Source information:
The RNA shown here has 55 nucleotides. The coordinates come from a structure-prediction model, not an experiment, and the mean pLDDT is 78.

RNA sequence: AGACGGAUAUUACCCAUUGUACCAAGGAAUUGGUAUAAUGGGUAAUAUCCGUUGG
Numbered sequence: 001a002g003a004c005g006g007a008u009a010u011u012a013c014c015c016a017u018u019g020u021a022c023c024a025a026g027g028a029a030u031u032g033g034u035a036u037a038a039u040g041g042g043u044a045a046u047a048u049c050c051g052u053u054g055g
Base pairs, nucleotide, nucleotide: 002053003052004051005050006049007048008047009046010045011044012043013042014041015040016039017038018037019036020035021034022033023032024031025030
């Protein structure tokens, strides 16, 4: 060189929850749909750092 493990950051995707806006239904409570934002979890990729192994 290479291989393996760990940490952090970024990006993408998936799931859940919540907020906002719009639309539809409803006497109301509320329910459903769409868009968007936030939070949490998971997966993958990339970058950096550390450790092990190894020449």